[in-house]
RNA sequence: UCGCGUGCUCUGGGGUCGGUGCAAUUCCGAGCCGGCGGUGAUCCGUUCGAAGCCUUGCUUCGCUCGGAAGUCCGCGACCCGGUCACAGCCAGUGACCGGUUGACCAGGUGUGAUUCCUGGACCGACGGUUAAAGUCCGGAUGGGAAGCGCACGCAG
Numbered sequence: 001u002c003g004c005g006u007g008c009u010c011u012g013g014g015g016u017c018g019g020u021g022c023a024a025u026u027c028c029g030a031g032c033c034g035g036c037g038g039u040g041a042u043c044c045g046u047u048c049g050a051a052g053c054c055u056u057g058c059u060u061c062g063c064u065c066g067g068a069a070g071u072c073c074g075c076g077a078c079c080c081g082g083u084c085a086c087a088g089c090c091a092g093u094g095a096c097c098g099g100u101u102g103a104c105c106a107g108g109u110g111u112g113a114u115u116c117c118u119g120g121a122c123c124g125a126c127g128g129u130u131a132a133a134g135u136c137c138g139g140a141u142g143g144g145a146a147g148c149g150c151a152c153g154c155a156g
Stems, first nucleotide, its partner, number of pairs: 003154006010147001016030004032134001033124002035075004042068004048062006070122002079099008104120005126138003
């Protein structure tokens, strides 16, 4: 340094103004928000090196490292099912396994882009509510995978 294993830690943002109404942070108009990992010819920053110049600081090229997608790929909470355990049965709880799980186009550049640039769209669990919720309240001071980090162990 790489691979594998175990343990621990971490892990989501947003309702503002106006309108209607008996009543809406739920409807209507405008505005607001975007988890984790991967990809990313490109863009941004950066280390080092080289060259150039209108020379004390810029430009270009190469290289190092980091960052950049709500809509691509993968993962997750919610929800559904099965098996087992607890229980006399049901309900319920827990463990494991499986399933389900939203939404992007056009133009530009280019060999190459659903990732860059420009423009216009679209999406957002369940339960609750004087009236329908991505944003309010609740389960939740909860649970939580992929993964980052740390520690330990094994192997080369």
Predicted 3D model of a 156-nucleotide RNA (FMN riboswitch aptamer (RFN element)) from Nocardioides szechwanensis.
Its Rfam family is "FMN riboswitch aptamer (RFN element)". Rfam describes the family as follows. The RFN element is a highly conserved domain that is found frequently in the 5'-untranslated regions of prokaryotic mRNAs that encode for flavin mononucleotide (FMN) biosynthesis and transport proteins.
The prediction has a mean pLDDT of 75.
The source organism's lineage runs through Bacteria, Bacillati, Actinomycetota, Nocardioidaceae and Nocardioides.